[in-house]
RNA sequence: GCGCCGGUAGUCUAGCCUGGUAGGACGUCGGCCUGCCACGCCGACGACCCGGGUUCGAAUCCCGGCCGGCGCA
Numbered sequence: 001g002c003g004c005c006g007g008u009a010g011u012c013u014a015g016c017c018u019g020g021u022a023g024g025a026c027g028u029c030g031g032c033c034u035g036c037c038a039c040g041c042c043g044a045c046g047a048c049c050c051g052g053g054u055u056c057g058a059a060u061c062c063c064g065g066c067c068g069g070c071g072c073a
Stems, first nucleotide, its partner, number of pairs: 001072007010026004020056001027045006049065005
């Protein structure tokens, strides 16, 4: 340099093909429970790597970039 795969919350991850309310787990906070803690239950908090394009509407499609991994040279 070229090709392929990936980037979503503090962490892990689904959703992307086939555009339409961003979901789950852990975590944190609060409550219930308990003599206290833990467990369990309930609630809350918090995210689409960046820029542009297409579209009524983009995490999703297209283009460019950045970062990581793998392969080729």
Predicted 3D model of a 73-nucleotide RNA (transfer RNA) from a Candidatus Micrarchaeota archaeon. Rfam family: tRNA. It is annotated as a transfer RNA.